[in-house]
RNA sequence: GCCGGCGUAGCUCAGUGGUAGAGCAAGGGAAUCAUAAUCCCUGGGUCACAGGUUCAAAUCCUGUCGCCGGUA
Numbered sequence: 001g002c003c004g005g006c007g008u009a010g011c012u013c014a015g016u017g018g019u020a021g022a023g024c025a026a027g028g029g030a031a032u033c034a035u036a037a038u039c040c041c042u043g044g045g046u047c048a049c050a051g052g053u054u055c056a057a058a059u060c061c062u063g064u065c066g067c068c069g070g071u072a
Stems, first nucleotide, its partner, number of pairs: 001071007010024004018055001026042005048064005
């Protein structure tokens, strides 16, 4: 240089056109003599960035950036 994959909450990930979610973590509460475990609730998002297609884009298309792998 070329080819492929990935980029979504603090972390690990799901979601492949139609309301952005789960687990863990954080905060609050219940329960207990108390702690742990357990249960309930809450907050937290520029879906890497820009443009395009569409009534509608995290999702499809193009470019850029970052990471990983392959190839010479």
Model confidence (mean pLDDT): 82 of 100. Transfer RNA from a Planctomycetota bacterium, 72 nucleotides, folded computationally. The sequence is in RNAcentral, with records from ENA.